[in-house]
């Protein structure tokens, strides 16, 4: 330099073009407990960036950025 793949909370992950973007762990609050852990209830937190297509984009297209693999 070229090709391919992947970008969703602090971490992991689901998501036919139409749902309040779902779940697990973590964290916070409460319950339970002598205290803690476990368990139960509740809560906070996310679509890499820009543009395009569309009535409507996490999803499709293009570019950029980041990561991975391969070739040279």
């Nucleotide at each position: 330099g070229g090709g391919c793949c992947u970008g969703u909370a602090g971490u992991c992950u689901a998501g036919c073009g139409g749902a309040u973007a779902g779940g697990a762990c973590u964290c916070c609050g409460g319950g339970c407990u002598u205290c803690g852990g476990a368990c139960c209830c509740g809560g906070c937190a996310a679509c890499u960036u820009g543009a395009g297509u569309u009535c409507g984009a996490a999803u499709c297209u293009c570019a950029a950025c980041a990561g991975g693999c391969c070739c040279g």

A computed fold for a 72-nucleotide RNA from a Pseudomonadales bacterium, annotated as transfer RNA. The prediction has a mean pLDDT of 81. The source organism's lineage runs through Bacteria, Pseudomonadati, Pseudomonadota, Gammaproteobacteria and Pseudomonadales. The sequence is in RNAcentral, with records from ENA. RNAcentral records the identical sequence in 3 taxa. It matches the Rfam family "tRNA". It is annotated as a transfer RNA.